The RNA shown here (Guanidine-I riboswitch aptamer) has 103 nucleotides and comes from an uncultured Methylophilaceae bacterium.
Its mean pLDDT, the model's own confidence on a scale to 100, is 81.
């Protein structure tokens, strides 16, 4: 230097914070109960979530049959990686980003 559908969506885990919700704890009414604040240095629900993590649907492509629609089979490989800086309450293996660089 080089081909791009190295595709899309959903799914769930790793990871991830705190807006809700729970929980804890402090105050202050209180009969049951029920207000404020502050803690993610709360297991949680619910959020967010992987290019280089699962799965799944389509999707792309060859190949044979087919008059078209189609259908059947293959393949869809490999993947080190800051700093920095954006969204969102917020924060991340989210996004910029297979980006710089490496090799």
């Nucleotide at each position: 230097u080089u081909c791009a559908a190295u595709g899309a969506c959903a799914u769930c885990u790793a990871g991830g914070g705190u807006u809700c919700c729970g929980u804890u704890u402090u105050c202050g009414a209180c009969a049951a109960u029920u207000g404020a604040a502050a803690a993610g240095u709360c297991u949680g629900g619910a959020c967010c979530a992987a290019g280089a993590g699962u799965u799944g649907u389509c999707g792309g492509u060859c190949a044979u049959c087919g008059a078209u629609a189609g259908a059947u089979g293959g393949c869809u490989a490999c993947a080190c990686g800051g700093a920095g800086g954006g969204a969102u309450a917020a924060a991340a293996g989210c996004c910029c980003g297979g980006g710089a660089g490496a090799c």